RNAcentral holds the sequence, with entries from MGnify. Predicted 3D model of a 369-nucleotide RNA (Bacterial RNase P class A) from a marine sediment metagenome. It matches the Rfam family "Bacterial RNase P class A". Rfam links the family to the GO terms ribonuclease P activity, tRNA processing and dimeric ribonuclease P complex.
Parts: sequence; structure tokens; C1' cells
RNA sequence: AGUGGGCGAGGUGGUUGCUCCCGCUUCUCUUGACAGGGAAGAGGGGGAGGAAAGUCCGAACUCCACAGGGCAGGAUGGUCGCUAACGGCGACUCUGAGCAAUCGGAGGAAAGUGCCACAGAAAACAUACCGCUCGGCGAUUGGCCUCGGCCUUUCCGCAGAGUAAGGGUGAAAAGGUGAGGUAAGAGCUCACCGGCCUGAUGGUGACAUCAGAUGCUUGGUAAACCCCAUCCGGAGCAAGACCAAAUUGGCCCUCAUGAGGCGGCCCGUCUCCUAGGGCGGGUAGGUCGCUUUACCUUCCGGGCAACCGGCGGGUCAGAUAAAUAACCACCACCGCUUAGGCGGAACAGAAUUCGGCUUAUGACCCGCU
Repeated sequence: AGUGGGCGAGGUGGUUGCUCCCGCUUCUCUUGACAGGGAAGAGGGGGAGGAAAGUCCGAACUCCACAGGGCAGGAUGGUCGCUAACGGCGACUCUGAGCAAUCGGAGGAAAGUGCCACAGAAAACAUACCGCUCGGCGAUUGGCCUCGGCCUUUCCGCAGAGUAAGGGUGAAAAGGUGAGGUAAGAGCUCACCGGCCUGAUGGUGACAUCAGAUGCUUGGUAAACCCCAUCCGGAGCAAGACCAAAUUGGCCCUCAUGAGGCGGCCCGUCUCCUAGGGCGGGUAGGUCGCUUUACCUUCCGGGCAACCGGCGGGUCAGAUAAAUAACCACCACCGCUUAGGCGGAACAGAAUUCGGCUUAUGACCCGCU
């Protein structure tokens, strides 16, 4: 310097407060009494986090929905294990990065479709810019001759054919290296490496090792569509349950009286107003849900580990617009200072509860390279 992990989140004492619980005393309400409720006082006990955060996953719990099956949509993706479950954790496999400790990635590209900027000949049924090779035509040097041509030379030109070794482009170029071979070249042939296929052995498995066979175009991209496998109903403690004022309205009953309709009148009947009683829904408010728990932990046993089992011990906030605080002294830590002394100390705060992940953050310790 790098890398992996662990630990705690300053301590002790004092003073003044807040919130919840416990029992005690006093007063008070209700009752025939017991029981119970309320207020005050003094005493005792508990009182934020490693992330309480983001709300990204997985569950518990509650309500709603639900015969069964499918479509659509979403999530996950090596193997084996752990777990209540998971997209989490452990071990292992393959692969990539790094000198290393260590860290990252993971179904299918030979089912199909799409895309691959710029550059480049070509980005995938291959192709040919420079180059290399061949012969042709022209030019050119030299020679021969029967003057028509023939042979020959070349940093020369033109079009053609062959080639894919070499150059050049690119993130990526149609297996790699070497030798043979060839006009030049090329899996064209051979050796080694790599790939594909088959088999054997080992392993629960991913996979590994070995042997044989095959000259072998099958580029990349699935956080492009897609295919395969597995899983997934919705909303969330403002879930939800119970008790329940005042006011207005609703329904029922009773009591009469009054008014009105039917009728000529009485009885009767219907409607309305008033009075008394009852019922039900629901608001404010209150109670429950609410904190004991897939909880923490000494030791022992099993397992490489995650984790599991046994014995013993421990209870550790439950508020509701929201308490968990403030101040002082000393000690400890860091910085400055000769000293006295002075200054500093992060990220951040419960709101139904757990298991994870991610992010924020100051200090200390340990292992490894």
C1' cells in the first nucleotide's frame, strides 16, 4: 500500500425532568357490600439502532377474494446443502480480473427473428483494398532471322484468373503454432494445442480425468425479442376486532289529546303534530391487536461451513403527535501545546413483528498478500 474479517457505538457519579410498569399510602367516584374506576404523593424497575434508514426481497399476523384449468403479466436462473421462507447464506464447480491476498460472473446463440455505431474488402448462406502468383495484351532491353516473326529483360502499364499465408480496419475477422506442400497459397497433409462426438472411470451433482473417433465455417449480443424450467391471488396494523357519547336523522311500541282525509253524524280507519319508552347503524372518544419471541446466550454434541440438537440461564421500549432528555464533575480516546490548559468526538432516531439485502458512517483490533 492492498485485501478479508471482528468488536463496540465512551464509562462512572450527581442534580433536574419525560414515558411505561409494579406494589404501597391518602383523597375521591360508584355500589347494600365485595370488586372496580380516577387523582395526588413517595419508593422500586424498564426506556432507540447497527443501521431504527431505503421500503428492495422473503415471511408471520389480519381482512377480502377463491371449484378446476388456461391465457396474459412479473420474478428467479451453475451444482449440492441450510432455512419458516427468500432474489438470502454456506460449501463446491466452471470461467473472468489481479503479481498476490482476494474479488466478480453463471440456463439456452446448432429452435426462430432482430441488431452489431465508426472504421474496414467483408460484421456472417461470406468477401477481396494493398499484397502474392499465373498466363494474356501493350510498352521496354538485348539477341537471332527467311524482315513476317521468335526468344529474352523489367521497382513499367492494362484488364483477367487463382489465393486468403502477410499488411491494413475494428471491441470482435471465419480455429492457433510449427513443418511439409504449392505457381503463390490454403486442414491441402502431418505433429502438438483447441473444438465437436462417443465411451470408460471418479463424484449425490455441477463437473473432472483418461481413451477412441472426427479435418473440424457454425463470430458476438438474451439488462434485444424469444425458448426452457421453477415460483407468484389482492391489500396492508390507517390490517382488523370490541365498547360507545352529544347532535341530527331512521325504525318500533305506548299513551292520550289535537288537526286533517273517508262520512250527513257516531263507531271505525288512515295521515300528521306533540309526549314518554325502546331498538339499530355509525362519528368523536376509548379498549384490544401491542410486544415472549422462527428471541438472546454459557457449556456440550453433530456438521468443512451455513446451520442443527441438548442442558442450564436471561427477559430486553411500547409511546399515539408521539417519552427515551438536559446540565455538571472526574476518568478514558483523538488533535494542538514544554507544561498548565484548550478544542474535538460520526451516520442517524422506534411506530405490528421477524429473516435478509442495499445504502450512510467515526474509532479500535485481528488475519492475509